[in-house]
RNA sequence: GCCAGAGUAGCUCAGUUGGUUAGAGCAGCCGUUUUGUAAACGGCAGAUCGUCGGUUCAAAUCCGACCUCUGGCU
Numbered sequence: 001g002c003c004a005g006a007g008u009a010g011c012u013c014a015g016u017u018g019g020u021u022a023g024a025g026c027a028g029c030c031g032u033u034u035u036g037u038a039a040a041c042g043g044c045a046g047a048u049c050g051u052c053g054g055u056u057c058a059a060a061u062c063c064g065a066c067c068u069c070u071g072g073c074u
Base pairs, nucleotide, nucleotide: 001073002072003071004070005069006068007067010026011025012024013023019057028044029043030042031041032040050066051065052064053063054062
């Protein structure tokens, strides 16, 4: 330099034939239970989806450029 893949909650991921509120587990907080802790159960909060621009009535999803990481080729 070229090619491919990945980037979504504190962490691990789902969601890509564009459309109803962006979800799950763990972690966090509150409560129930217990003599107490843990476990279990119930609830709450937490993301404008890597950045910028474009297409569209509507973009995490489609298109372009760029950034970061991983792998491959030279």